A computed fold for a 1532-nucleotide RNA from a Propionibacteriaceae bacterium, annotated as small-subunit ribosomal RNA. Rfam family: Bacterial small subunit ribosomal RNA. The RNAcentral record of the sequence draws on ENA. Taxonomically the source falls in Propionibacteriaceae (Bacteria, Bacillati, Actinomycetota, Actinomycetes).
RNA sequence: AUUAUGGAGAGUUUGAUCCUGGCUCAGGAUGAACGCUGGCGGCGUGCCUAAUACAUGCAAGUCGAGCGAAUUGACAGAGGUGCUUGCACCUCUCGAUUUUAGCGGCGGACGGGUGAGUAACACGUGGGUAACCUACCUAUAAGACUGGGAUAACUUCGGGAAACCGGAGCUAAUACCGGAUAAUAUUUAGCUUCGCAUGAAGCAAUAGUGAAAGACGGUUCUGCUGUCACUUAUAGAUGGACCUGCGGUGUAUUAGCUAGUUGGUGAGGUAACGGCUCACCAAGGCGAUGAUGCGUAGCCGACCUGAGAGGGUGAACGGCCACACUGGGACUGAGACACGGCCCAGACUCCUACGGGAGGCAGCAGUAGGGAAUUUUCGGCAAUGGGGGAAACCCUGACCGAGCAAUGCCGCGUGAGUGAUGAAGGCCUUCGGGUUGUAAAGCUCUGUUGUAAGGGAAGAAUGCUGGUGAUAGGGAAUGAUCACCAGGUGACGGUACCUUACCAGAAAGCCACGGCUAACUACGUGCCAGCAGCCGCGGUAAUACGUAGGUGGCAAGCGUUAUCCGGAAUUAUUGGGCGUAAAGGGUGCGCAGGCGGCCCGGUAAGUCUAAGGUUAAAGCCCGUAGCUCAACUACGGCCCGCCUUAGAAACUGUCGGGCUAGAGUGCAGGAGAGGACAUUGGAAUUCCAUGUGUAGCGGUAAAAUGCGUAGAUAUAUGGAGGAACACCAGUGGCGAAGGCGGAUGUCUGGCCUGUAACUGACGCUCAAGCACGAAAGCGUGGGGAGCAAAUAGGAUUAGAUACCCUAGUAGUCCACGCCGUAAACGAUGAGAACUAAGUGUUGGAGAAAUUCAGUGCUGCAGUUAACGCAAUAAGUUCUCCGCCUGGGGAGUAUGCACGCAAGUGUGAAACUCAAAGGAAUUGACGGGGGCCCGCACAAGCGGUGGAGUAUGUGGUUUAAUUCGAAGCAACGCGAAGAACCUUACCAGGUCUUGACAUACCACUAAAAGCUCUAGAGAUAGAGAAAUAGUUAUAGUGGAUACAGGUGGUGCAUGGUUGUCGUCAGCUCGUGUCGUGAGAUGUUGGGUUAAGUCCCGCAACGAGCGCAACCCUUGUCUUUAGUUACCAUCAUUCAGUUGGGGACUCUAAAGAGACUGCCGGUGAUAAACCGGAGGAAGGUGGGGAUGACGUCAAAUCAUCAUGCCCCUUAUGGCCUGGGCUACACACGUACUACAAUGGCGACUACAAAGAGCAGCAAGCUGGUGACAGCAAGCGAAUCUCAUAAAGGUCGUCUCAGUUCGGAUUGAAGUCUGCAACUCGACUUCAUGAAGUCGGAAUCGCUAGUAAUCGCGGAUCAGAAUGCCGCGGUGAAUACGUUCUCGGGCCUUGUACACACCGCCCGUCAAACCACGGGAGUUGGUAAUACCCGAAGCCGGUGGCCUAACCAGUAAUGGAGGGAGCCGUCGAAGGUAGGAUCGAUGACUGGGGUUAAGUCGUAACAAGGUAUCCCUACGGGAACGUGGGGAUGGAUCA
Repeated sequence: AUUAUGGAGAGUUUGAUCCUGGCUCAGGAUGAACGCUGGCGGCGUGCCUAAUACAUGCAAGUCGAGCGAAUUGACAGAGGUGCUUGCACCUCUCGAUUUUAGCGGCGGACGGGUGAGUAACACGUGGGUAACCUACCUAUAAGACUGGGAUAACUUCGGGAAACCGGAGCUAAUACCGGAUAAUAUUUAGCUUCGCAUGAAGCAAUAGUGAAAGACGGUUCUGCUGUCACUUAUAGAUGGACCUGCGGUGUAUUAGCUAGUUGGUGAGGUAACGGCUCACCAAGGCGAUGAUGCGUAGCCGACCUGAGAGGGUGAACGGCCACACUGGGACUGAGACACGGCCCAGACUCCUACGGGAGGCAGCAGUAGGGAAUUUUCGGCAAUGGGGGAAACCCUGACCGAGCAAUGCCGCGUGAGUGAUGAAGGCCUUCGGGUUGUAAAGCUCUGUUGUAAGGGAAGAAUGCUGGUGAUAGGGAAUGAUCACCAGGUGACGGUACCUUACCAGAAAGCCACGGCUAACUACGUGCCAGCAGCCGCGGUAAUACGUAGGUGGCAAGCGUUAUCCGGAAUUAUUGGGCGUAAAGGGUGCGCAGGCGGCCCGGUAAGUCUAAGGUUAAAGCCCGUAGCUCAACUACGGCCCGCCUUAGAAACUGUCGGGCUAGAGUGCAGGAGAGGACAUUGGAAUUCCAUGUGUAGCGGUAAAAUGCGUAGAUAUAUGGAGGAACACCAGUGGCGAAGGCGGAUGUCUGGCCUGUAACUGACGCUCAAGCACGAAAGCGUGGGGAGCAAAUAGGAUUAGAUACCCUAGUAGUCCACGCCGUAAACGAUGAGAACUAAGUGUUGGAGAAAUUCAGUGCUGCAGUUAACGCAAUAAGUUCUCCGCCUGGGGAGUAUGCACGCAAGUGUGAAACUCAAAGGAAUUGACGGGGGCCCGCACAAGCGGUGGAGUAUGUGGUUUAAUUCGAAGCAACGCGAAGAACCUUACCAGGUCUUGACAUACCACUAAAAGCUCUAGAGAUAGAGAAAUAGUUAUAGUGGAUACAGGUGGUGCAUGGUUGUCGUCAGCUCGUGUCGUGAGAUGUUGGGUUAAGUCCCGCAACGAGCGCAACCCUUGUCUUUAGUUACCAUCAUUCAGUUGGGGACUCUAAAGAGACUGCCGGUGAUAAACCGGAGGAAGGUGGGGAUGACGUCAAAUCAUCAUGCCCCUUAUGGCCUGGGCUACACACGUACUACAAUGGCGACUACAAAGAGCAGCAAGCUGGUGACAGCAAGCGAAUCUCAUAAAGGUCGUCUCAGUUCGGAUUGAAGUCUGCAACUCGACUUCAUGAAGUCGGAAUCGCUAGUAAUCGCGGAUCAGAAUGCCGCGGUGAAUACGUUCUCGGGCCUUGUACACACCGCCCGUCAAACCACGGGAGUUGGUAAUACCCGAAGCCGGUGGCCUAACCAGUAAUGGAGGGAGCCGUCGAAGGUAGGAUCGAUGACUGGGGUUAAGUCGUAACAAGGUAUCCCUACGGGAACGUGGGGAUGGAUCA
C1' cells in the first nucleotide's frame, strides 16, 4: 500500500491447407456406489429410492408450598404381654415424614422429524400498520373488600367380554359464580396541537367494567410484614399477524380468463384491514411487459465450479414455510385448527364373548420391503439448553458421548545409515552383456506407531450444603441480593497425555505405459479371443488384446461408473454470427414498441458524489490466536444489494420557448415497355374455297409411323380465326417486389432537375395486422391458330414407362373468384453519416469548368477463411426489424390455423453418425478446350488370324502330369537345350548325428580302389592284396549340441529385373508472394530431338536427367608390318618363295564437322531455310548409357536373409515312372499354297565366329546319314567351310500339279550304361490339309522392310527357338481430322485406393426406435345433479336447568343445555365431456447392418447441363410440360 493476485490447451473431417462446426480429453467437486487392496489417530458425515408398512422399548411432564381424600408411620405418651428390668412385641393416642389416583395450575403451539404439497406475499430483500395481538419476563402506578352455590375423588347400585358408561348420596380449593372499589380501555358530545388522507395525540365531562380475605414463612400474633401467586392500567422486551415495492422455473403445439368476479353503499365477522361473508347497486377486473391452463419445484443464508460475468445445486449447519396414515372439522388456550389432543369419513392393521372396541415411528434405536446404496433395539443427564416447582428435585432418544462404515478431509507410520563380487533368482540379449540394483543379504543404529507395565488430566461451578462478611431512605427476620472460604458432584474413562522396557520386529497396494499423456520390451493369440474416453488396435514379427519382466503416477488408498461446473467465445451483457460454411422474412404499407436534428431556460426520474440505516449467526476472504502441526476451533475486520437524507446538473428523460441543415409543400421544367380500360394495325402459322400442277411430301445421325393419284407438298388469289408483337433493342428505361415491349386515345401512381416562397423535427424502423405477389394448379363461363404435360404410334436400346420423330388432350388466351409458393437471387433487410482515384452510359441543370439523380466496369486504403467486396461496400460507425447454433431423422409426425382441393403456415422427439460443410492447393480424371510429339493414324511393303507341323500356355486327365510367370510389361518366358542324371513331382524300397559343416571320446592292417555272391538298385555279405613307406585335417563306432529342407511368407527383406520411357522431365538453396497447403523459378513470346537455346519476367543460381565425354562404323594421315597384303622386280600350279612397306588389311596414335563460311527469314536474338566446300552437314549411322518416381509389378526355385514350420521326416539314398498325357481353346514361330516358281546341271561373290574329352583336311567304303585310317591346328598360319539368294542352260505349263510336304510303312546311321514310354539324322516308299485365309490384328521410314544363306552359346545326343553375321535390296509419308500412347498450358470435379473412382432409389433379409390404428385400460383437474358425516353458525313449539333477579312459598324471569330444523359442508354416487399415460390385430415411413437383386439418376458438357417451384406420368432411381436461377462446360 492492498482487502486482493487474474484467464494455458490438445485429439479428430483433408493427399495436404485455411476456415466453419460438432464430438472427445486433460481440471475441480460429491450425502455417492462398484472392483481390487487395507496399519493408526483426530475432526466431520451416513435412506438421495417407497410422504411404503411397522413388532418392541423409550422420546412430556411437573407442582402436596392450590384442594379434599387416601397412603406411610419417625419421635413421644398411655396401656398390655414375654419377662433376662430394659429390651422385644401388641393395642390406643399424637402424628414428623413418605407416596399419589382425582380436582386444580402451568407446560403438551417449544424442542425433534420430513419435504408430500406449494409458482404462492410461500421465500428473499426493503418498507408500512394512523388497521393489530402478545402467556411467562422487566419497569412504573394502583389494588387485593364482601358473599354464594356446586362437583370429581369417595361410598353404593347397575350395564358391558373389553374399552368404558349410567343412577343415587357425601365433600374441598389458587375450580366456578354474584356484589363493592378504579382508569388514559369502551360510549356520547366538546376544546387545543399535529399529520399527505382515513385520522392521531393531549385536556375536561358522562355512562360503565376486575381480583385468590390464596399458599409458605417471620413475628412484637384480631395486627404488621417477607417471598411467591393474583387483579387493573401504562410502557418495554419477546414472539406473532396483516399489507406492500422489487427478485428468482419451463411451455404460446396453453390466447383469451373471470359472476363474489371488479368496484360502491350498508350490515355481519375478526386481534385487526379487507368480498373475509351477506343484501342491494353498477359492469367492471386481468392479459403478448404473457393473463388463464399444463408440466416441474419447498425458498433462502449458502455449497460446487468459474479469471470474472455467469452456470449448476439447495445433503449436513442456520433462518423461514408446509406437512404429521388420506380427506374434512372445530374445541381448549396468550398462542393450534395441534406429530406422540378431540370428532367425523376413508383405506389398512390388530383385539373381540361378533354386540363392539383399539391404532398411526416424515421423534431415537430397530424390522420388513424397495434399492447400486446409507449405522447401535448403546451410555448418561456430568456439561449446554428446555418444561414444572419456592426449592431440593423430577422429566428430557434435545443434547453430551461411545459403537459401526476408508464415506470424506487432515496428520503419522510401514524404518534410517552403510553396503559391489554389482551375489542368487527373474527378464531381455547383438550371447559380449544389460537390467531389476544399494535394491537384497551382511554390518551399525533409531523406536514414531505397536506390545507390556506404571503415572494420569482439563472439561466443575455464578448452582447445592456449611461458614464469614456486606448491601437496603426506618430495616427486625431462620427473608432477599452480593462477595469470599470450605465441602461434595464426570456418562465419556483409567480416555487424552506423560514415563519406562522390548523387538526392524506386526503394517503396500492400485492404476497406467499407441497419440492426446508421465512411462517399453519379450512371449502367447492371429479381424479369433479381446481392448476402446476420442482417434482407433487385432487378418503370424501387436510398445494398443492376455501374461511376464521393467517403467511411470498416486498412495491407505487406487481405479471405474454416475452427476455438476470448467475448458465451450459451443446461446457470445462482458464475448459470436447471417454473399458462398447454419442463418435476410418474396415485397411494401403500417398501429403498439424501440431509436431520434440545432439553440436557450426550468425540473431532477435515470446518472454521479457524500453521509446514515440495513445486509442474523455460521460460511468465504484478510489479520491474529488455541489444540505438538494440520484438518478443526475461537476472536477482530470485510460484505454485491435495498432504503433514507443532503448535494451536482454535463448527458438521457420530461416541461416551456425558439431555429432550419432532416422531412414535407409550392412554383417552373423533364424522361420513361410504371398501371387500368377501350379502339386499331401489319407480318407469320394454321384452316377453308378456287385456279395451276404431278408424284411424291414430311421427318431423321439413319429411318419409320404420318400425309398424298379421292391430287398432297409446291405455287397463286380470296376468305376465316386465334395468339404473339420482327427490325428499333442497348450490363438502355420504369416499377416496392412479382414484373412491364406494335400503335392511338381516356383515366392514373411514382421519380428526377432547377428555384428557395411556405410548414417547422412533422423523422427512421417496425412484432402483430393489412395489401400486393412469376409459373403451375383449382372453380364458373367463354375462346382455342400455334405450342403442348397426359396419351397413342414409330424409332433407338439388353430393356427405353426417356432423350429423337409423327400425331395429340388438359393447359396456355379472356372475364370473375381462389391459391400464396419459386435458385420469389445481388443467394447481400431498411434508413442515416463518413472514407483515394479512373472510365463508359441514361435523364436533367449550366456559356463552360462542373454538378445532381440513376446504371455498369477497373481499382487504393480497409476488410474477408479464402474467393472476393471496394461511395450501388461484404470498409468505418449509429438505430430498428428478421433469422442461425453439428449432420441425418425432417420441413417429417402430431396439434392448431388457412384453403374447394392440391396443399400452405407454424413445427418437434425417439433413434443414429463423428463427422456433414465452405474456400482455396497439388494431383488424377473428363464421351472439356488449346499447342506439340511418336510406325500413333494416314500413305505403303510384308505378315498373323484359315492349313499342316514345331513350341509355350490354359483346361482336362493322372499315382504324378513338380514349381514359378498372368493385359500392355505371362504364354519359342525362368529353360543357353527333361531318355537316366537334371528333378524340385509320383509309386515302391531303404537310412536316421545323417549325402554336407564344426566340436568331443574310443578304435583302426586308414579309406578309396579290385574280384565274387544276393538284390531293381540303394545296400548287405565274402574275398584277394608280397614287402616297405606316405596320408590322422582320414575312416569306423558312440554321445550330444546340431546338420538338412527347391517347406511357407516377394504383403517381413537385401540384391537383381521388367514397365511407363531414352519420354523430357524431376528437384533444391537463397530471395519474393500467400495466414497456409503451396506458388514463383519450371509460366509467357519464339525455337529445338530435348526444361535445347534466345528474349522477356521477382527472381537469381544450382543439382539429377538431355547433350557431350565411351565403343563401333564411314574419310584421311602417321607409326608398325606377321600368320595378313602384292603395285613395281624375280619365281611358282598356287603370295608358293625371295623381296617390298606402296595398296588392301590389321591395330595404336592422330586429323576431321563446329551451323565454322555465304545468302535469305527472324526481333539486330536463339534458330530455321538454301548454298559452297567436304568422305561425311546440321545429335552423320548404330550401340552402351535408363532422372525423381509409379505398379505392396516379378523373383524366398539363382543367391543371401528375418520369422514360422518339419526333425526315424516336409531331411538323405535308390529303381521305375512323370514333367512328352489329349474331346478342346489361345499365343509365338516354321513350311506352304507355287511360274518373280519347282527340279536338274554348270558357275560367281561374304562377314562374323568356333575348335584339344575339340575342329578335322585328305584318302578309302557306303545312294546316304556315316564309318575306317589320318596330316594340320590351342589357330590373321590348320580345320569347321560348299555361302545362299544371284548368273547361264534345260525341263515342268496352272493342275491339288514335277506345288506342298504332314502322316505312315520298311530299312538304317550316330550319340549314349540305356533311344519302349521319349532323341536326332539317312534311304526307299507313302503323299494329308492347304489354291493366299472372316471379324479382328501385328511389324517396319533406308542399307530399313522384305528376301537369302552362314556362325555361335547350351550340349554325349537332341532347334522351326535364342544370340550374332553378312548378301541382294525396295515402296511410301498429302498430312495431324480420327485411333492409341506421351508431354506442356488451361478448365470443371461431389475423385485422392485418384473413373477399374464416386454414387442414387425401389425390391429382398435382419434388428431398432417412432407415427397412425377398431379399440381396451388407468390417472388428473374441472362441470352439472343426487346424497350429505363431524362441526361452526342461525332458528326453535314442547322438554331439561345449582349460583343471578323477583317472590313468604309455590313458582316465574334472565341465561344455559340436550333434541330437532336450516345454510355451508368432506368422502361417496350418477352423467357427458376435457386432458395425460399405458397397451393394441394390423399398418406407414425412418434409421442401422463387408461382399443379395434391378437399373445407372448425380459428380467431367457425367454422356439429354444441373437445380428450384408446380402439374401429370412411371418397377426404381426418375421422365416430360410451364415459369425461374447459374451454384453450367465449350465457342464467340